A computed fold for a 102-nucleotide RNA from Sediminibacillus albus, annotated as c-di-GMP-I riboswitch aptamer. The prediction has a mean pLDDT of 80. Rfam family: c-di-GMP-I riboswitch aptamer. Rfam's curators write: GEMM was predicted in a large-scale screen for bacterial structured RNA regulatory elements.
RNA sequence: AGAUAAUAAAGGCAAACUUACUGAAAAGUUAGGACGCAAAGCCUAGGAUCUACGGCUUCCUAGUCAUUAACGACUAGGGGCUACGAUGGCCUGGUUACCAAU
Numbered sequence: 001a002g003a004u005a006a007u008a009a010a011g012g013c014a015a016a017c018u019u020a021c022u023g024a025a026a027a028g029u030u031a032g033g034a035c036g037c038a039a040a041g042c043c044u045a046g047g048a049u050c051u052a053c054g055g056c057u058u059c060c061u062a063g064u065c066a067u068u069a070a071c072g073a074c075u076a077g078g079g080g081c082u083a084c085g086a087u088g089g090c091c092u093g094g095u096u097a098c099c100a101a102u
Base pairs, nucleotide, nucleotide: 003102012037013036017032018031020029021028022027035089041095042094043093045092046091047090048087049086050085054082055081056080057079059078060077061076062075063074064073065072
C1' cells in the first nucleotide's frame, strides 16, 4: 500500500414502540428505547416504494342555472391520475473514513 470483515480493542449509529412539537398526509425533529448495522457516514443521481395539500379528469352521485331534442355551465361529495412532498435502515451508483486478527 492492497485484499478481507475478525467471537479483538477503542468508539460510532439506532428499528419497533412511547413523549412533546411540526406537517394536509407520507413523514420529520426532540427525549427515551435497542431490532439491527462495517459505512445504518455524506450525496440523493438512477430505479423502487409511500403520500396527494394543490392541480387535472363529466368516471359516479346530488344540487343550481340555462335550454328543452340532446348537448351545456357552475357548485358539493366520491373515484381515478399527478411530486413540485417524502423514505434513503429498499436496491444500484458517487464520495470520504476509524481499528488491524489474517